[in-house]
RNA sequence: GUUAUCACGAAAGGCAGAGGGAAUAGACCCGUUGAAGCCUUAGCAACCCUUUAAUCUUUAAAGAAGGUGCUAAAUUCUACCGCAAUUGAGCGGAUAGAUAAC
Numbered sequence: 001g002u003u004a005u006c007a008c009g010a011a012a013g014g015c016a017g018a019g020g021g022a023a024u025a026g027a028c029c030c031g032u033u034g035a036a037g038c039c040u041u042a043g044c045a046a047c048c049c050u051u052u053a054a055u056c057u058u059u060a061a062a063g064a065a066g067g068u069g070c071u072a073a074a075u076u077c078u079a080c081c082g083c084a085a086u087u088g089a090g091c092g093g094a095u096a097g098a099u100a101a102c
Base pairs, nucleotide, nucleotide: 001102002101003100004099005098006097011041012040013039014038015037019030020029021028024079025078026077027076042071043070044069047067048066049063050062051061052060053059054058075096080093081092082091083090
């Protein structure tokens, strides 16, 4: 860079010791009843993958050994555009980001 997905799901322990939720701003939230980070174990999911079948450039079903990923809150929410509404605060999209495969 291209393509796909992002309202589902899944936590305990050890070390550590004050921050964290990507970045900017705002809001909101998590945190000494222990944040980040590192390690161990467990789990979730099913992108790659495995098996089977078929109408076989693909689709469907089942699986989880291996490679990643993930395990507070929708990618925590908003920001830009369109629609709706004008005590209403919702819907869709874009941008940005994350992950996977190439």